[in-house]
Molecule: transfer RNA
Organism: Parcubacteria group bacterium LiPW_41
Order: sequence, then C1' cells, then structure tokens
RNA sequence: GCGGGAGUAGCUCAGUUGGUAGAGUACUGCCCUCGAAAGGCAGUGGUCGAAGGUUCGAGUCCUUUCUCCCGCU
Repeated sequence: GCGGGAGUAGCUCAGUUGGUAGAGUACUGCCCUCGAAAGGCAGUGGUCGAAGGUUCGAGUCCUUUCUCCCGCU
C1' cells in the first nucleotide's frame, strides 16, 4: 500500500430486505428475610466511533475519516 471483519447502555451483545433503539448483566429503589444472599417488581442509563450525502424518514444505503483484529504484498 491492497483486501476482509469489528465499533450500538458501565460491560457482553442483538437490532432479518430503511419506519418511534432492545436483551442479559451491572447500578438504584421497593417486596421478601431477624439480617444478608438468592428470587420477584419497578426505575435510571444511548448525539448507534466521527463528519458529510441520499431519502418524507438512516443503527441500516453511499462517500470520506479514526481505532482495533485478520490476511496479502
């Protein structure tokens, strides 16, 4: 230098042809208990790596760019 993959909640990851962003876990509160753990219920938490474009509408499509992983030269 070229090709491929990954980037979404604190963490691990979904999001199936574009249509209001989710799960588990963690955290907080409540229930339960003599108290805790486990369990149950509720809640908090995201400018979807960055910028631009297409579209009525973009996590998703296009362009550029940043970080990491793999391969080729």